[in-house]
Context: one part of a larger RNA
RNA sequence: CCGUGGUUGAGGAACUAGGCAAAUUACAUCCGUAACUUAGGAAAAAGGAUGCCCUAUCGCAAGGUAGGGGGCACAGAAAUGGCUCAAGCGACUGUUUAUUAAAAACACAGGUCCCUGCUAAACUCGUAAGAGGAUGUAUAGGGGCCGACACCUGCCCAGUGCCCGUAAGUUAAAACUGGAGGUGAUUCCUUUACUUGUAAAGGAUGAGCUUUUGGUCCAAGCUCGGGUGAACGGCAGCAGUAACUAUAACUGUUCUAAGGUAGCGUAAUCCCUUGUCGCAUAAUUAUCGACCCGCACGAAAGGUGUAACGACUUGAGCACUCUCUUAAUCACGGACUCG
Numbered sequence: 001c002c003g004u005g006g007u008u009g010a011g012g013a014a015c016u017a018g019g020c021a022a023a024u025u026a027c028a029u030c031c032g033u034a035a036c037u038u039a040g041g042a043a044a045a046a047g048g049a050u051g052c053c054c055u056a057u058c059g060c061a062a063g064g065u066a067g068g069g070g071g072c073a074c075a076g077a078a079a080u081g082g083c084u085c086a087a088g089c090g091a092c093u094g095u096u097u098a099u100u101a102a103a104a105a106c107a108c109a110g111g112u113c114c115c116u117g118c119u120a121a122a123c124u125c126g127u128a129a130g131a132g133g134a135u136g137u138a139u140a141g142g143g144g145c146c147g148a149c150a151c152c153u154g155c156c157c158a159g160u161g162c163c164c165g166u167a168a169g170u171u172a173a174a175a176c177u178g179g180a181g182g183u184g185a186u187u188c189c190u191u192u193a194c195u196u197g198u199a200a201a202g203g204a205u206g207a208g209c210u211u212u213u214g215g216u217c218c219a220a221g222c223u224c225g226g227g228u229g230a231a232c233g234g235c236a237g238c239a240g241u242a243a244c245u246a247u248a249a250c251u252g253u254u255c256u257a258a259g260g261u262a263g264c265g266u267a268a269u270c271c272c273u274u275g276u277c278g279c280a281u282a283a284u285u286a287u288c289g290a291c292c293c294g295c296a297c298g299a300a301a302g303g304u305g306u307a308a309c310g311a312c313u314u315g316a317g318c319a320c321u322c323u324c325u326u327a328a329u330c331a332c333g334g335a336c337u338c339g
Stems, first nucleotide, its partner, number of pairs: 001334011014323001019320001027051005036041001038148001052069007070074001082318007089310002094106002110146007123132003149305004154235003159232002161228005168223003175216009187204008236254005263297001264294001275291004
């Protein structure tokens, strides 16, 4: 000097990103205990007193009461909550990144919407057979979103989606029915030849096959009409105006499907920003309470509150301390020196 574990005078967070670490507290009995609250809690709130031994006495006992005594120390070791105030987030117990994240993330009870009427439900797995759903049957099952509880959940259906409707328009294959072209079985006619019923040439007829092009008829879908937001989503500008000034309840105008309601708001959301004011400090970009011109909150991608809970995040205080300042010290193991 390093590591581990202790102690201490004065101060007591001045340390530090941050009281990290350490210290305080701790057990039992008795007393006592606030705001708030969902009346259960909060609560071991907070805050105090007592605790060893002997004698007397009461008692069945546990133990109580009174008096006295000793020690540095009486819950004599070990084990064994520090507490309070305020804010955010999530209601809660729970779950999670085995091996850098335990959380405000996931789940949750509860709310709501959609699908599903069952011989083969919807849905899921499988090529299928088949299986799950379920030996269940809408108080059941599946899926989406929100996430206890309290108070609530505004406006827009123009776009997209979904549901319902179907007069008209559009519209496939198939079916029916025409045209044109190619090929051309068959039948008939003419001419020529000759072995008299055959052959060759030419012309007409034209089944079938095939290429192509129309018409008739016609489903769903789409167009079209309506509904639907706890479906995907969206929820404006510009001017003027009151008898100081300022501001604008008010008015005008443009556009839109409709122009953000309640509540909250410099916020886990505010760029400007250390916004402005207040509390707290000697001093505070933090914290809290207000204000509101919300760059870019806002109502189940829920809004606002909220007792209880949290190894969550943030701010403040009491207690406590070697975190720190100044000043010291002990033990063990290393390092170091000698061997």

About this RNA
A computed fold for a 339-nucleotide part of an RNA from a sediment metagenome, annotated as large-subunit ribosomal RNA, domain IV. RNAcentral holds the full RNA, with entries from SILVA. It matches the Rfam family "Bacterial large subunit ribosomal RNA". Gene Ontology terms of the family: structural constituent of ribosome and ribosome.